Record summary
Predicted 3D model of a 102-nucleotide RNA (SAM riboswitch aptamer (S box leader)) from Alicyclobacillus contaminans DSM 17975. The organism belongs to Paenalicyclobacillus contaminans, within Bacteria. The coordinates come from a structure-prediction model, not an experiment, and the mean pLDDT is 85.

RNA sequence: CUCUUAUCGAGAGAAGGCUGAGGGACUGGCCCAAUGAUGCCCGGCAACCGGCAGAAAUGCACGGUGCUAACUCCUGCGGAAUCAUGUUCCGGGAGAUAAGAG
Repeated sequence: CUCUUAUCGAGAGAAGGCUGAGGGACUGGCCCAAUGAUGCCCGGCAACCGGCAGAAAUGCACGGUGCUAACUCCUGCGGAAUCAUGUUCCGGGAGAUAAGAG
């Protein structure tokens, strides 16, 4: 990097430390940000894989990840309902994470 499978409407610092302007993948929007973005540390959440306990259901959270504004913030392709051009819904694409394979 590619492929397969699963999940993506819940949860996690309004007052921790350092840093210091950007960030929310991309498009178009719309937002967040010096009442402090980002990154790192600490804390926290979850429980995919391993581990441990258990007959199982399930639990613990020890190890490996992950996550910690907004439904994966909305949207991007196809369709349906309603009707006014918006709203709602279904499927797909893209993306994210985990586990496995090449």